The prediction has a mean pLDDT of 85. The RNA shown here (SAM riboswitch aptamer (S box leader)) has 105 nucleotides and comes from Halalkalibacillus halophilus DSM 18494. Of the family's consensus pairs, 95% are formed in the model.
[in-house]
RNA sequence: UUCUUAUCGUGAGUGGCUGAGGGACAGGCCCUUUGAUGCCACAGCAACCUUCCUAUGUGGAGUGGUGCUACUUCCUGCAGAAUGUUUCGUUCUGGAAGAUAAGAG
Repeated sequence: UUCUUAUCGUGAGUGGCUGAGGGACAGGCCCUUUGAUGCCACAGCAACCUUCCUAUGUGGAGUGGUGCUACUUCCUGCAGAAUGUUUCGUUCUGGAAGAUAAGAG
C1' cells in the first nucleotide's frame, strides 16, 4: 500500500510542554488563546486478536497486542422509497467514502 471479513446512535480525561489551528475530503454546522494541534505522563473506556476461567452460551474476567476517551463516522454527499407547505424540505432503507481490528498478498 492492496484485497477479504467484522464493527461503527454505547462508553471513557486530567496534568505538563508547545502555541494556531482542528473535526479524513467538499459543502454545512461546530470546537478553539477560558489554549487548537502535536508530544509526554498518569488515569480511564472498550472487548477485535490474545491469555485465563467456565455452568460451553455470540458466556465471564481484563494478562498481553492494537484501538479509542467534543459533537451518531458531527450532519449531508450516491441511489431508491414514503411524505409535506413539491425547482425544495423531512423521514426511512441501501450504497459509497472513511476509521479500527483480524487475516491474506
Lineage of the source: Bacteria > Bacillota > Bacilli > Bacillaceae > Halalkalibacillus halophilus.